[in-house]
RNA sequence: GGAGCGGAACGGACGGCCGCUGGCCUCCGAAAGGGGGCUGGAGGAAAGUCCGAACUCCACAGGGCGGCGUGCUGGGUAACGCCCAGUCGGGGCGACCCGAAGGAAAGUGCCACAGAAAACAAACCGCCGAGGUCCGCGGCUGCCGCGGGCCGGCAAGGGUGAAAAGGUGCGGUAAGAGCGCACCGGGCCGGCGGUGACGUCGGUCGCACGGUAAACCCCACGCGGAGCAAGACCAAAUAGGGAGGUUGCCAAGGGCUGGCCCGGCCCGAGGCCUCCGGGUAGGUCGCACGAGCCGGCGGGCGAUCGCCGGCCCAGAUGAAUGGUCGUCGUCCCGCCUCCGGGCGGGAAACAGAAUUCGGCUUACAGUUCCGUCUCCGACA
RNA sequence: GUGGGUAUAGCUCAGCUGGUAGAGCGCUGGAUUGUGGUUCCAGUGGCCGAGGGUUCGAAUCCCUCUACCCACCCCA
Numbered sequence: 001g002g003a004g005c006g007g008a009a010c011g012g013a014c015g016g017c018c019g020c021u022g023g024c025c026u027c028c029g030a031a032a033g034g035g036g037g038c039u040g041g042a043g044g045a046a047a048g049u050c051c052g053a054a055c056u057c058c059a060c061a062g063g064g065c066g067g068c069g070u071g072c073u074g075g076g077u078a079a080c081g082c083c084c085a086g087u088c089g090g091g092g093c094g095a096c097c098c099g100a101a102g103g104a105a106a107g108u109g110c111c112a113c114a115g116a117a118a119a120c121a122a123a124c125c126g127c128c129g130a131g132g133u134c135c136g137c138g139g140c141u142g143c144c145g146c147g148g149g150c151c152g153g154c155a156a157g158g159g160u161g162a163a164a165a166g167g168u169g170c171g172g173u174a175a176g177a178g179c180g181c182a183c184c185g186g187g188c189c190g191g192c193g194g195u196g197a198c199g200u201c202g203g204u205c206g207c208a209c210g211g212u213a214a215a216c217c218c219c220a221c222g223c224g225g226a227g228c229a230a231g232a233c234c235a236a237a238u239a240g241g242g243a244g245g246u247u248g249c250c251a252a253g254g255g256c257u258g259g260c261c262c263g264g265c266c267c268g269a270g271g272c273c274u275c276c277g278g279g280u281a282g283g284u285c286g287c288a289c290g291a292g293c294c295g296g297c298g299g300g301c302g303a304u305c306g307c308c309g310g311c312c313c314a315g316a317u318g319a320a321u322g323g324u325c326g327u328c329g330u331c332c333c334g335c336c337u338c339c340g341g342g343c344g345g346g347a348a349a350c351a352g353a354a355u356u357c358g359g360c361u362u363a364c365a366g367u368u369c370c371g372u373c374u375c376c377g378a379c380a
Numbered sequence: 381g382u383g384g385g386u387a388u389a390g391c392u393c394a395g396c397u398g399g400u401a402g403a404g405c406g407c408u409g410g411a412u413u414g415u416g417g418u419u420c421c422a423g424u425g426g427c428c429g430a431g432g433g434u435u436c437g438a439a440u441c442c443c444u445c446u447a448c449c450c451a452c453c454c455c456a
Stems, first nucleotide, its partner, number of pairs: 001376004005371006012328007020041009043350001047361002050359005055227004062262004067223005072086005087101001088099004102218002107216002109212003124158002126154003131151009166184006185207001186205008231285004241276007253267005277455003292311008330347007381452007390405004399436001406424006429445005
């Protein structure tokens, strides 16, 4: 110098003018309302609504079956499917990155086409002729040799496939084969290290166990339901109206508890559901002090936790947070240049609170900073 | 805002226990008819909303994104 990796942060700044909106103070006014002053006013994702909670309500939510979710280990947290540290596997020369990563040795299912065979293995081409038997020829007649067929032996090679029943090599054999051996891989047992996932060492077994669980399933853990249009209060209007369905007659039954059963609770002469019809489209609270933000110190590898000090930081409901001008900064283009620069023009993303937090995911013009970080090249 | 659902041929929909996608209408051509319609025969057309993953293999299973649709208050 080039190419990267990881982490953190910003996402225009200042001022004038005109506007929007919340709060407080004040003036005018009987009130409605109006004027003035001060002050607060979008984001890193406010988004998607994918998880987890707070909060509120429900006839306390107990048991069984079913259902849903999560899935290496240990920790963090209010909680989580999040985060941190590690283990194992994969990728990269590397810094580092990625992983829905329990169980296929409980059982069931599936593995199309191709192929001989797709899971208690099998034999199309092929290899062999040791063993049995038959035929032919020759030697020659006990028998031997050669060739071929059948029974048979084999799974090395070919071929099919996503996948073919450990791999490589040597020995061995009629040919072969864990048949034997060495190394690698694997199963089981034990020792040691680690909280653990796991690692490592030794022994033993020739090897039994193809893949698929984002198929059913098994195992472990977790889960009551609904959601701020929750819910509470005030106010207003209409028809607390009609039709149908279901259940029911005095102890049965109905309803609720996401599904079923038990249990529980409520109703008890009505209840529930659907449709038609009608009405209002108002206000206050919930709702802004919170798992809050900033700084310092301490514990911890870290996520994070503890202590101390300081701060108050949007709250609207068709829904505010904007427009314009000037200067400066960034980038691009053109022209001029005394190479210092100057002039003119243009561009600047994704998006936007709606009960509130903690995460994840997705979108994003243009930048900035940090690192005894990595690789390559050059020079000293 | 919250909850739920859908996306497959030009249109309306099947297919969703993974094995390579169909039906009706439409459109095109032919036959029938003097012509048109009807009827009959033949054909046509899809990368299953987009991207990624699991699997040998995905419309189907899983994740992310996009577009569209429905419901919600009071009488109750």
Molecule: RNase P RNA; transfer RNA
Organism: Acidobacteriota bacterium